[in-house]
This is a predicted structure of a 149-nucleotide RNA (SAM riboswitch aptamer (S box leader)). The coordinates come from a structure-prediction model, not an experiment, and the mean pLDDT is 81.
RNA sequence: CGCUCAUCCAGAGGGGCAGAGGGACACGGCCCGUUGAAGCCCCGGCAACCCUCCAGCCGGUCUCCGUCGACAUCGUUCGAUGCGAGGCUCCCGGCGGGGAAGGUGCCAAUUCCGUCUCGUGGCGACGUACGCCGCGAGGAAGAUGAGGA
Repeated sequence: CGCUCAUCCAGAGGGGCAGAGGGACACGGCCCGUUGAAGCCCCGGCAACCCUCCAGCCGGUCUCCGUCGACAUCGUUCGAUGCGAGGCUCCCGGCGGGGAAGGUGCCAAUUCCGUCUCGUGGCGACGUACGCCGCGAGGAAGAUGAGGA
């Protein structure tokens, strides 16, 4: 940077300085905060994106074996195939499991919730409209990582 992809209901807090706000922005809601917010520093932790190991499952591939088929060519041939055997392949195939030194990240509440679209349940005596209260899916926006320009 109107770029690409992945992830976002899990997890993990103490201390010091500071001193009134904070939960991205706007609005609404709901929370956190003088029993100390933001910010900065120290220490600790979580996680596993980058990194790294494992052939356990599926897939791929190779060899062997079996079976079937082909041929004016009968082969140390060619092709197909398998609840067969054994290798190789942890990724520019899909899962799964392990590690954590380093690079990031993160450590109230789902990204705190809603807002836009679609579907759907209830209520408003009825109704495909409208409103309110819910639920589900998707999007937008945002965050983080790995890349790209």